[in-house]
Notes:
Predicted 3D model of a 366-nucleotide RNA (Bacterial RNase P class A) from a soil metagenome. The coordinates come from a structure-prediction model, not an experiment, and the mean pLDDT is 78. It matches the Rfam family "Bacterial RNase P class A". Rfam's curators write: Ribonuclease P (RNase P) is a ubiquitous endoribonuclease, found in archaea, bacteria and eukarya as well as chloroplasts and mitochondria. RNAcentral holds the sequence, with entries from MGnify.
RNA sequence: GGCGGGCCGAGCGGACGCGGGGGGAGAGAAAACCCUUCGAGGAAAGUCCGGACACCACAGAGUAGGGCGGUGGGUAACGCCCACCCGGGGAAACCCGCGGGAAAGUGCCACAGAAAUACACAGCCGAUGGCGCGGCCACACGUGAGUCGCGUACAGGCAAUGGUGAAAUGGUGCGGUAAGAGCGCACCGGCGUCGCGGUGACGCGACGGCCAGGCAAACCCCGCCCGGUGCAAGGCCAAGCAGGACCGUUGACCCGACUCGGCGAGGUCCAGGUAGGUCGCAGGGCCCUUUCGGGGGCCCCUUCGGGGCUAGCGCUCCGCUGAGAUAGAUGGCCGCUCAAGACAGGAUCCGGCUUACAGGCCCGCU
Numbered sequence: 001g002g003c004g005g006g007c008c009g010a011g012c013g014g015a016c017g018c019g020g021g022g023g024g025a026g027a028g029a030a031a032a033c034c035c036u037u038c039g040a041g042g043a044a045a046g047u048c049c050g051g052a053c054a055c056c057a058c059a060g061a062g063u064a065g066g067g068c069g070g071u072g073g074g075u076a077a078c079g080c081c082c083a084c085c086c087g088g089g090g091a092a093a094c095c096c097g098c099g100g101g102a103a104a105g106u107g108c109c110a111c112a113g114a115a116a117u118a119c120a121c122a123g124c125c126g127a128u129g130g131c132g133c134g135g136c137c138a139c140a141c142g143u144g145a146g147u148c149g150c151g152u153a154c155a156g157g158c159a160a161u162g163g164u165g166a167a168a169u170g171g172u173g174c175g176g177u178a179a180g181a182g183c184g185c186a187c188c189g190g191c192g193u194c195g196c197g198g199u200g201a202c203g204c205g206a207c208g209g210c211c212a213g214g215c216a217a218a219c220c221c222c223g224c225c226c227g228g229u230g231c232a233a234g235g236c237c238a239a240g241c242a243g244g245a246c247c248g249u250u251g252a253c254c255c256g257a258c259u260c261g262g263c264g265a266g267g268u269c270c271a272g273g274u275a276g277g278u279c280g281c282a283g284g285g286c287c288c289u290u291u292c293g294g295g296g297g298c299c300c301c302u303u304c305g306g307g308g309c310u311a312g313c314g315c316u317c318c319g320c321u322g323a324g325a326u327a328g329a330u331g332g333c334c335g336c337u338c339a340a341g342a343c344a345g346g347a348u349c350c351g352g353c354u355u356a357c358a359g360g361c362c363c364g365c366u
Base pairs, nucleotide, nucleotide: 001366002365003364004363005362006361007360008359010337011336012335013334014333016331018039019038020037021036022035023034024033041343045354046353048352049351050350051349052348053230054229055228056227065226066225067224068223069222070084071083072082073081074080085099086097087096088095089094100221101220105219106218107215108214109213121162122161123158124157125156128155129154130152131151132150133149134148135147136146137144138143139142170188171187172186173185174184175183189211190210191208192207193206194205195204196203197202234279235278236277237276243270244269245268246267247266254262255261283300284299285298286297287296288295289294301322304319305318306317307316308315309314338341
């Protein structure tokens, strides 16, 4: 210098203010008043995964749809975590990977190029056939059925070379051939089979010319998983208006019980449920102490973290957390100190991931 991991993220004091609990005073409650105590984060965030919880739906199986995807393990669960494998990067520590299947099928592969999974543009060849010329040969003497040579490039063979491209039918070399070609051979790469090692992904070795382009974040195939909606879930209470039943002008209700009397049109009950309220929702128990708010100790719970024991199931010890609003409370001011203060704030809860972050501390590795 680099790499990885962990932690903190202003502190103290004063006065004021805000939300929850409790108490006092006050007249019954509420409000206002006084006192007291508690009161955001490592990400409370994004709402991206997984669960708890709630309601609705649900025999079983299948289809559709969606998600996940190397292997082994952890977990309530996960797309998370740990370890490992493979590929890539780095001198290394280490980092990155949307990492099943392209040898089931379909599809796509811009531009350029002849051709993008099929082709032959330039080019190479002249082995084979054709055609032309010539020699030989034969005879019926101008012909060919034969043979040889030369030429041509018509049929054809080739894909080495050139050119295009991100990519052109494994690569390099030698042999081979008319020219070529895994056509043959050596080495390398891939694939397959077998053996050995490993729980496994996979690794190592031997053998086989088997040689197969890329894309699945295109359809698809394989394996596994998934019911829907979310605390505005949902439970309870319940004004007002409207509704229903019964009683009532043959006088109800009311005038404190009854009678008389007065008054003169409403009264009683019910159901669903709006506004609104409340619960959900903010741990529990015992003991000590207290200015009665709280504080301290122990135990249990809290899906969290770490250590020890165990082959494992598991057991045990230590630590952290437990605020609760409803238009939503933690704030600014002053003083001192320092390294001069970043990102940002709960909204049902929990486990993760991702993103933002001034500055500082510690540990390990190279």